[in-house]
RNA sequence: AGAGUUUGAUCCUGGCUCAGGACGAACGCUGGCGGCGUGCUUAAUACAUGCAAGUCGAGCGAGGUUACUGUUUUGGAUCCCUUCGGGGUGAAGAAGCUUUAACCUAGCGGCGGACGGGUGAGUAACGCGUGGGUAACCUACCCCAAAGUCCGGGGUAACAGCGGGAAACCGCUGCUAAUACCGGAUGCCUUUACCUUGGGGCAUCUUGAGGUAAAGAAAGGUAACGCUUUGGGAUGGGCCCGCGUCCCAUUAGCUAGUUGGUGAGGUAACGGCUCACCAAGGCGACGAUGGGUAGCCGGCCUGAGAGGGUGGACGGCCACACUGGGACUGAGACACGGCCCAGACUCCUACGGGAGGCAGCAGUAGGGAAUAUUGCGCAAUGGACGGAAGUCUGACGCAGCGACGCCGCGUGAGCGAUGAAGGUCUUCGGAUCGUAAAGCUCUGUCCUUGGGGAAGAAGGCGAAAGCUUGACGGUACCCAAGAAGAAAGCCCCGGCUAACUACGUGCCAGCAGCCGCGGUAAUACGUAGGGGGCGAGCGUUGUCCGGAAUUACUGGGCGUAAAGGGUGCGUAGGCGGCCUUUCAAGUCGGCUGUGAAAGUCCCCGGCUCAACCGGGGGAUUGCAGUCGAAACUGAGGGGCUUGAGUGCAGGAGAGGAGGGUGGAAUUCCCGGUGGAGCGGUGAAAUGCGUAGAUAUCGGGAGGAACACCGGUGGCGAAGGCGACCUUCUGGCCUGUUACUGACGCUGAGGCGCGAAAGCCGGGGGAGCAAACAGGAUUAGAUACCCUGGUAGUCCCGGCCGUAAACGCUGGGUACUAGGUGUAGGGGGCUUUGAUGCCUUCUGUGCCGUAGUUAACGCAUUAAGUACCCCGCCUGGGGAGUACGGUCGCAAGGCUGAAACUCAAAGGAAUUGACGGGGGCCCGCACAAGCGGUGGAGCAUGUGGUUUAAUUCGAUGCAACGCGAAGAACCUUACCAGGGCUUGACAUCUACCUGACGGCCUGUGGAAACAUGGGCUUUCCUUCGGGACGGGUAGACAGGUGGUGCAUGGCUGUCGUCAGCUCGUGUCGUGAGAUGUUGGGUUAAGUCCCGCAACGAGCGCAACCCCUAUCCUUAGUUGCCAGCGGGUCAAGCCGGGCACUCUAAGGAGACUGCCGGUGACAAACCGGAGGAAGGUGGGGACGACGUCAAGUCCUCAUGCCCUUUAUGUCCUGGGCUACACACGUGCUACAAUGGCCUGUACAGCGGGUUGCGAAGCCGUGAGGCGGAGCCAAUCCCUUAAAGCAGGUCUCAGUUCGGAUUGUAGGCUGCAACUCGCCUACAUGAAGCCGGAAUCGCUAGUAAUCGCGAAUCAGCACGUCGCGGUGAAUACGUUCCCGGGCCUUGUACACACCGCCCGUCACACCACGAGAGCCGGCAACACCCGAAGCCGGUGGGCCAACCCAUUAGGGAGGCAGCCGUCGAAGGUGGGGCUGGUGAUUGGGGUGAAGUCGUAACAAGGUAACCG
Repeated sequence: AGAGUUUGAUCCUGGCUCAGGACGAACGCUGGCGGCGUGCUUAAUACAUGCAAGUCGAGCGAGGUUACUGUUUUGGAUCCCUUCGGGGUGAAGAAGCUUUAACCUAGCGGCGGACGGGUGAGUAACGCGUGGGUAACCUACCCCAAAGUCCGGGGUAACAGCGGGAAACCGCUGCUAAUACCGGAUGCCUUUACCUUGGGGCAUCUUGAGGUAAAGAAAGGUAACGCUUUGGGAUGGGCCCGCGUCCCAUUAGCUAGUUGGUGAGGUAACGGCUCACCAAGGCGACGAUGGGUAGCCGGCCUGAGAGGGUGGACGGCCACACUGGGACUGAGACACGGCCCAGACUCCUACGGGAGGCAGCAGUAGGGAAUAUUGCGCAAUGGACGGAAGUCUGACGCAGCGACGCCGCGUGAGCGAUGAAGGUCUUCGGAUCGUAAAGCUCUGUCCUUGGGGAAGAAGGCGAAAGCUUGACGGUACCCAAGAAGAAAGCCCCGGCUAACUACGUGCCAGCAGCCGCGGUAAUACGUAGGGGGCGAGCGUUGUCCGGAAUUACUGGGCGUAAAGGGUGCGUAGGCGGCCUUUCAAGUCGGCUGUGAAAGUCCCCGGCUCAACCGGGGGAUUGCAGUCGAAACUGAGGGGCUUGAGUGCAGGAGAGGAGGGUGGAAUUCCCGGUGGAGCGGUGAAAUGCGUAGAUAUCGGGAGGAACACCGGUGGCGAAGGCGACCUUCUGGCCUGUUACUGACGCUGAGGCGCGAAAGCCGGGGGAGCAAACAGGAUUAGAUACCCUGGUAGUCCCGGCCGUAAACGCUGGGUACUAGGUGUAGGGGGCUUUGAUGCCUUCUGUGCCGUAGUUAACGCAUUAAGUACCCCGCCUGGGGAGUACGGUCGCAAGGCUGAAACUCAAAGGAAUUGACGGGGGCCCGCACAAGCGGUGGAGCAUGUGGUUUAAUUCGAUGCAACGCGAAGAACCUUACCAGGGCUUGACAUCUACCUGACGGCCUGUGGAAACAUGGGCUUUCCUUCGGGACGGGUAGACAGGUGGUGCAUGGCUGUCGUCAGCUCGUGUCGUGAGAUGUUGGGUUAAGUCCCGCAACGAGCGCAACCCCUAUCCUUAGUUGCCAGCGGGUCAAGCCGGGCACUCUAAGGAGACUGCCGGUGACAAACCGGAGGAAGGUGGGGACGACGUCAAGUCCUCAUGCCCUUUAUGUCCUGGGCUACACACGUGCUACAAUGGCCUGUACAGCGGGUUGCGAAGCCGUGAGGCGGAGCCAAUCCCUUAAAGCAGGUCUCAGUUCGGAUUGUAGGCUGCAACUCGCCUACAUGAAGCCGGAAUCGCUAGUAAUCGCGAAUCAGCACGUCGCGGUGAAUACGUUCCCGGGCCUUGUACACACCGCCCGUCACACCACGAGAGCCGGCAACACCCGAAGCCGGUGGGCCAACCCAUUAGGGAGGCAGCCGUCGAAGGUGGGGCUGGUGAUUGGGGUGAAGUCGUAACAAGGUAACCG
């Protein structure tokens, strides 16, 4: 950094797609280790269980435990005494009280539970960010300073007793303490009010000094602590402001505490924050209000940047804590683990009532594609409390789980070629996996075992010595030993994109990001081998940025690709001439503050490196303050005239509106003439007309439009405007330079104008003419054509507001070569004048330079060069549709989506092809002729049908007498049956054998074959064997089996048409063009001329063959003129080659010559000469290519298939079938003929398994016969039509010969299926052929016979040969085919193309829809919890006062009342979602129906409204 994809190809436009990076990811396959990070993105769903906020006994009373002291009670061990009844002693222990000490803590009290931790629901907001303000504020704990800490009082928890309750818990009575509470004093000081007075500021204000009045403190504990007041600091907050902060205008108007004021209340504090009154304001296109979405930022991802996306972890701020409301306490909360109320849910319950809130850490269920342990520890860091020890701390530090991410390491290293085995491929040679393995040598990261073993620790206690503190963790790390041992996968390999083969599959299965692969040879599917990429990962999916300059600020466009508003006037806004001056808002510069940390970048450092972490720097492009500059923009002042406007003098015009006038024409009416048609068309018909049309003359009526002039002429903003006169009126141009002095340009909204059609009301209505009717056309014809004809077209008034409203080109200003028309003015020169010329302004055309453009084109009338303003575009379809809004009487207009779907849709140009486009020109293409086919019979081929089989192929021209130059068997490929299996045929190997074969002869059999008999029978040899043959086995043979769409070769066809290309150059961005086009000419791209072309190649022509004339050479088998011989005749003989001829070589014809035409050319026309004249006639010869044309059944050949059969052998059958249809032929239908008799003249060819003479036999086919001939010798071989004569006489015949019968002949092993021929007999159809169609232009058609190939035989076919021998061509309009040029094109498998709409079917999304079901936010009213506030005070009450006994007062509480007030209820609306019988169009879908609308003049030019 680009690439793929629209086309046959090209350039452009334009979308889609890919390569990159990233992720809190997920899924698939796989998985060795470590470090550092990270981990519910979904249900702010519900939560079992445990833990997450306590602490202080140095505030207080009380209780408890332990120990001690004392004492009481109990107790009874032990010991003593004993009369054995007992008595005494009295320990341990237990209980109570008590002293002291230590410890614990339920309660009162203090501090903390407002931090820390979680989440992102809400919030579009001063919520956040940034910068400011607070003269409008607060701040516990902490620090500094000053002052103080006095005297009193009454209660209440705990506790005890009683009571209620299942519980939670509560009530009553009684007792008690404080650093709890209350009264009083003091007042440095503070607050408030007032007075005197001094400063300051920014309005309210603020700050000092003095005075008066009122109000306000405290707590104790004691061991080192506290408390109160005041001032200050620090920290943390509250409030206010500027700027910034998503989408929708299909949300355009919103607002009653609303905006402001006065006063009051309230707050820490300003403030409608609240209330009363007053005023009527406030916000909004610079987007209010409403709706949707969303926590914001530092940052993160991407990007060259500008931007775009994002806000998970970490950090800052905010908001929330089951949902909603509320306050209390407090320095701080309207309070996550506090309280009250309401609601939903869950749990307990004795049914009365209670309890709860994981969005703390774990964990569970659920949801989901998906996200972890109910771990350890307070050792460190930090926090709360405490004087401290310490306690608490799921903050935090660690560990666990997950390849989720980043980083690092490893899975070994060296040597090792019989290039092992094996796999794969193979052209069978080999190649490759591959030094890869094995093997040898070595190392030890990681792993295992053993040993050692941290830093992280600072502190704390103590007088000191010293003692003591690690969850992680026996971890990191170090040492030793062992062992290559335990550790590689994933994706891809058609192009993009790096990497190719085989097999399988056969539009199947499947792949696919885009283009697209797969229908029998798939590098695209699946597998394998190999290869490429990355690697403990690799792919896929999703999302974001990039590429995408594809929203374009940087950095795009609008004539034709999407895109200029139909047009003007003008509001806001944007932009704006020259000179001067001031200010300093923009702008620029210096300095200052801020821009948190982390992150990114640079440097240095620490973990072995890295990731990670630490330190420093830079950056943070911003905002604010301050000082300065003054060019430019801006603001203010002053001036100017060139922009703009005005005046004056002229000018042109279908500019607009009203009124009037005119003639031509159409139609109608009246009258005259007239007499049969008119009209209309491609042709007709409907229609009109004897009731008198059309035609024609005269008169009249009425409406509409204005010929000629008339012109890419004029005017207008556009739409548009056309007879003449007149009235009113807009704009424009020229000249002049008198006046104003920037007054200008553009113009979102807005307001006008706005063709045609259409609508409403009223007129009018001649012609024309939707609809409609009829007639035609047609397969149909709701059309095109014709005859009629109503709205409408016209006028007045009012709507509509759209057009392909187009120059498909918005407006303005300036600049940038010219040339040439035309319209209206001005000036100058010339002229007597007409006129001509020069110049200038304005308009309107054409051509063209630079430039521009994708090209076409544009080009002073820009689409060039610039500036200003407006409108508009962002792939095609869906769709200018739906919904909503708005306008309209309606029709409908304006605004204007989405789902879904496609990989394109497009523009310009290029080459072709095509056209019921044009021009030019050819061809037996038509025409002119001659003869046929199509009708008949037969032959032959084909289709169809039939069949066991009727083998296969060929199928418009270019298949069909074609492959077949010849199917009775064979051929033969088909069918039936019978056989063979290394085979009918080839090669090789191994083994066995010596034959194989020939002759004769049996059996079975249709034969093949099977099975016998007899005779005969190899070669070489070093004797091992070899050659050859046979048999067996194995490799293999074989296949007319498939694929001509895998192929070679060969062939057909366009077409013997004149074309098809290349090199270099030039032009074009390019495809490509040029050359090859043009003017002539030719059979021809043949030649000439011209020309940005110059040359060349394949074709054309020529060279080759035959033929026509002549010459030379050569004369046997050919010939015979002359000479001789000879015969009935005869080149038969001698002889000769002169002629004919033969066959070799040459000559000849070249537009060479003459005349004319033409450009003086090429050439053409005519002529001469010549056997032949303009390629003399014919043939061979077939350019680049087209048709996937034909052929795998000639041959060759890849692949597939088959292998006791799809091979092979044999017999018989079939290919010969037969209701039919078609092609090609033969013979005819007759007199230009048939028949009979006689008679004349060819040429090409063929011949030894052959041609076969003479002669003889037969009516004949033919037979006998065998001469001659390997052939210019002999034979096939009599040519026939013709000619001469005769006969037939128009008849289904003396035409015609089919068919059939009989008898024969020939070939052949064999003519039944199924040959040919002969004779006799039979004697069908057919009397010249419908529509249609074929051949032929001269030795041709027509007609006549002859030969040959194939072949045993079989020819009406085919290929050749000669004989006789015409007619016609005016001409190129038409049909067919072709060539060249040009034009249009939406075609390019190319008109047998493309393509449109309805209908039918399937699927998909959407709209409408009686309604139905939800959600959201408001509104009105009702009800009104908790609670604050206000009121009340009859119930109750310790502190203070009076009384002191009641009691009263002050004050307070419960209660009650009221305002506000959540949830709830009722109601009517709004917005939004889902669903809905049915319905509407839309989209998509290999082979459905009907037509043919469009693309060519698309067959009626198309298109817009």